[in-house]
Molecule: c-di-GMP-I riboswitch aptamer
Organism: Paenibacillus allorhizosphaerae
């Protein structure tokens, strides 16, 4: 340099669920507790899918507000695929 297929150590992230006079219109995301599970569950929304719709767009007119549908400029890296740095030991 190329693998991660068995097996070792050091450590490491942390789903549900709980908590908050926390951030946000929601999704969702921080903080503490907690461990389902993770060899990238480290960071990147590039492509696919997925969750959300505040604005917008249309729709509707019962007085309005509301209601419908539709869109990501929001999210999710722990959905999948790519990109990218990377410990530790084996081969």
């Nucleotide at each position: 340099a190329c693998u991660g297929a068995a097996a070792a150590a050091a450590g490491g992230c942390a789903a549900a669920c709980c908590u908050c006079g926390c951030c946000g219109a929601a999704a969702g995301g921080g903080a503490g507790g907690g461990a389902c599970g993770c060899a990238a569950a480290g960071c990147c929304a590039c492509g696919g899918g997925c969750c959300u719709a505040a604005a917008c767009u249309c729709u509707g007119a019962g007085u309005u507000c509301a209601g419908g549908a539709g869109u990501a400029c929001g999210g999710u890296a722990g959905c999948c695929g790519g990109g990218u740095u990377g410990c530790c030991a084996g081969g």